[in-house]
c-di-GMP-I-GGC riboswitch aptamer from Desulfobacterales bacterium S7086C20, 92 nucleotides, folded computationally.
Its mean pLDDT, the model's own confidence on a scale to 100, is 84.
RNA sequence: UUCGAAAAAGGCAAACUGUCCGAAAGGGCAGGACGCAAAACCGCUGGCCUAAGUCCGAAAAUUCGAGGGAUACGGUAGCAGGGUUGCCGAGC
Numbered sequence: 001u002u003c004g005a006a007a008a009a010g011g012c013a014a015a016c017u018g019u020c021c022g023a024a025a026g027g028g029c030a031g032g033a034c035g036c037a038a039a040a041c042c043g044c045u046g047g048c049c050u051a052a053g054u055c056c057g058a059a060a061a062u063u064c065g066a067g068g069g070a071u072a073c074g075g076u077a078g079c080a081g082g083g084u085u086g087c088c089g090a091g092c
Stems, first nucleotide, its partner, number of pairs: 001091004011036002016031006034078001040084003044081003047076003053071004
């Protein structure tokens, strides 16, 4: 520096369950293992999820603001790209 076929030391932990936080998406902790060579860390870019708040919104007006629609300043690092760091092994 490139790669992850085999091996070893070990690591992480999806769904689901309990509990707590949150409006929700989702997250923390414990149990649990579908998987993972960065499934370690960073929401920087795109995507995706949510919509408390805000805006739109009811047959003419006013008020109210139902159902519904839009929106991230909320999330997702186990969606991809990017950045930072790193174990073991193999090749050069």